[in-house]
């Protein structure tokens, strides 16, 4: 970050699996993504569970919600 090129990545729906559940794995499939790579470190949203009325608490889910931190393909003027 360009109406370049060459490639990635893959939302909802629908089928299968696994979980109590948040959601995950594959399949089709393309809403979009320049980080839509990788990490829960900080908020934040969600489950289960105790507690009890409301927040602190425990165990967990979300990187395609916002930030940090690692690390990366092209590239003209």
């Nucleotide at each position: 970050g360009a109406u370049a090129a060459g490639g990635g990545c893959a939302a909802a729906c629908c089928c299968c699996c696994g979980g109590c559940g948040a959601c995950g794995g594959g399949g089709c499939g393309a809403c979009g993504c320049a980080a839509a790579g990788c990490u829960g470190c900080g908020g934040g949203u969600c489950u289960g569970g105790a507690u009890c009325u409301c927040a602190a608490c425990c165990a967990g889910a979300c990187a395609g919600c916002c930030g940090g931190g690692c690390u990366g393909c092209c590239g003209a003027a």
Source information:
This is a predicted structure of a 77-nucleotide RNA (c-di-GMP-I riboswitch aptamer) from a soil metagenome.